[in-house]
A computed fold for a 516-nucleotide part of an RNA from an uncultured prokaryote, annotated as small-subunit ribosomal RNA, 5' domain.
The RNAcentral record of the full RNA draws on ENA.
Rfam family: Bacterial small subunit ribosomal RNA.
The coordinates come from a structure-prediction model, not an experiment, and the mean pLDDT is 81.
Context: one part of a larger RNA
């Protein structure tokens, strides 16, 4: 001096921050990711048709993002600087060249049939931006082959030859058409952004751990990966690492930062940022650009639950709430108004991210409990040498304020430089772009302002023998007790307990634990 604190007494307000440190225990109930009819058949309504809503299905695009926690991890997991001539990259920008032409399904529907469910099977019927074939190929890639600058292992960049083989999808609006015009789609280049691998240094204790290692260290070859490489195989060699601590054990996520301290170093690693690892334990892959995936599937385990006992169903280290543990941590609360994210042309939709709202002196800061004036130094209580002293201008009382808290009013900014629609102007436009009009606050009648009530309703702890600011009376008699340390207390205790008094602090003061 400081804590993510805890316990004691005690408590009036308001900002602006925190809040399971332990059982990564075990979860009842609700919300936490959906979304798109302007891809695409359908079914239901609005009697029927156009039309329009709606809904489960196919297809797309999110779901690897945002929220959690810190088990494991002594490791290229992190910090810091650097490689990638060893590489991917969805959505987004720039920029080229393109979207020709068939084709087979198939779920939903039907119809049958089976289980207690959870689901399942058999036939029939259909669509498409699902899936497959053919075409073209600027490129881009494989194979074989040549050159010319530059260069760090499979680089870059001009320019050939030849063979092979890679593409693709619509949709919506203006129109009669024809055609336009917005969106998509597919092959390449660059970019951003963000990923994966490598590497130099850096940062915990034990030597009561001294040897250690068989895919182990290297090789040549083959598989695998986007992508080096023992990554993993087959064969060859016999090496590789270690006292500048190998292997082994213990503890621990890391950091930017906090806390401290003149600084140098010591602890720490809540909150808020970055980065890792985990999602009930173990293991594993498939979608995918990207995951070996919290609220995806598959197998084992254990533990819970339904079961007609054949089987089946679950995973709060998300928010919120039980229960356990604990000295100890809050609401099953409002709203998508803003910010930010997903889909979608948009309108929206959906968002316990986020915004706010309770609750808790847990922290830090501010404000108040009144202010001026008052000597008969009032009653009273404490002492007393009995004269007197001190509580004390303190109170009473005279004059005022009016914060905080009561009425009563008026009232935001946070939100518009939105978006969307609607006029208008520019334009070939219903594209963009300017200007205009209109609409939207959970918080919340909130903050803040004005009136207005009345000193009216708001002061406690903790110490007072020295370290330490701060004394006397009583009651106790080594007893009751006190104590951070020295130490008090056995009859005149400033130390014990209680009164007066006094000193410090102050909506707090103290104990305890912790770190410097």
């Nucleotide at each position: 001096a400081g804590c993510g604190a805890a316990c004691g007494u005690u408590u009036g307000c308001g900002g602006c921050g925190g809040g399971c440190c332990u059982a990564a225990c075990a979860c009842a109930u609700g919300c936490a990711a959906g979304u798109c009819g302007a891809a695409c058949g359908g079914g239901c309504u609005a009697g029927c048709a156009a039309u329009a809503g709606u809904c489960a299905g196919u297809g797309g695009c999110g779901c690897a993002c945002g929220g959690g926690u810190g088990c494991g991890u002594a490791a290229c997991a992190c910090g810091u600087g650097g490689g990638u001539a060893a590489u991917c990259a969805a959505c987004c920008c720039u920029u080229c060249a393109g979207c020709c032409u068939g084709g087979g399904a198939u779920a939903a529907c039907g119809a049958a049939c089976u289980g207690a469910a959870a689901g399942g099977u058999u036939c029939g019927c259909u669509a498409a931006u699902a899936c497959c074939g053919g075409a073209u190929a600027c490129g881009a890639u494989g194979c074989a082959u040549g050159g010319g600058a530059c260069u760090u292992u499979g680089g870059u960049u001009c320019u050939g030859u030849g063979c092979g083989g890679c593409a693709a999808a619509g949709a919506c609006c203006c129109g009669c058409a024809a055609g336009g015009g917005u969106u998509g789609c597919c092959a390449g280049a660059g970019g951003a952004c963000g990923a994966g691998c490598c590497c130099g240094c850096g940062g915990c204790c034990c030597a009561u751990c001294a040897g250690u290692u068989a895919g182990u260290u290297g090789g040549u070859g083959a598989g695998g990966u986007a992508a080096u490489g023992g990554c993993u195989c087959a064969c060859c060699a016999a090496g590789g690492c270690u006292a500048a601590g190998a292997c082994g054990g213990g503890u621990a996520g890391c950091u930017g930062g906090u806390c401290u301290g003149a600084g140098a170093g010591g602890a720490u690693g809540a909150u808020c940022a970055g980065c890792c690892a985990c999602a009930c334990u173990g293991g594993a892959a498939c979608u995918g650009a990207g995951a070996c995936a919290c609220g995806g599937u598959c197998c084992a385990g254990a533990c819970u639950c339904c079961u007609a006992c054949g089987g089946g169903a679950g995973g709060c280290a998300g928010c919120a709430g039980u229960g356990g543990g604990g000295a100890a941590u809050a609401u099953u609360g409002c709203g998508c108004a803003a910010u930010g994210g997903g889909c979608g042309g948009a309108a929206g939709c959906c968002u316990g991210a986020c915004g706010c709202a309770g609750c808790c002196a847990c922290g830090c800061c501010g404000c108040g409990u009144g202010a001026g004036u008052g000597a008969u130094g009032a009653a009273g209580g404490a002492u007393u040498u009995c004269g007197g002293u001190u509580c004390g201008u303190a109170a009473a009382g005279c004059u005022c304020u009016g914060u905080g808290g009561g009425g009563a009013g008026a009232g935001a900014a946070g939100a518009a430089u939105a978006a969307a629609g609607c006029c208008u102007g520019u334009g070939a436009a219903g594209a963009g772009c300017a200007g205009g009009c209109c609409u939207u606050g959970a918080c919340g009648g909130u903050a803040u302002c004005u009136c207005u009530u009345u000193a009216g309703c708001a002061a406690g702890c903790a110490c007072c023998g020295g370290c330490u600011a701060a004394c006397u009376c009583c009651g106790u008699g080594c007893c009751a007790g006190c104590a951070g340390c020295c130490g008090c207390g056995g009859u005149a205790a400033u130390a014990c307990g209680g009164a007066g008094g006094g000193u410090g602090u102050a909506a707090a003061c103290g104990u305890u634990g912790c770190u410097c």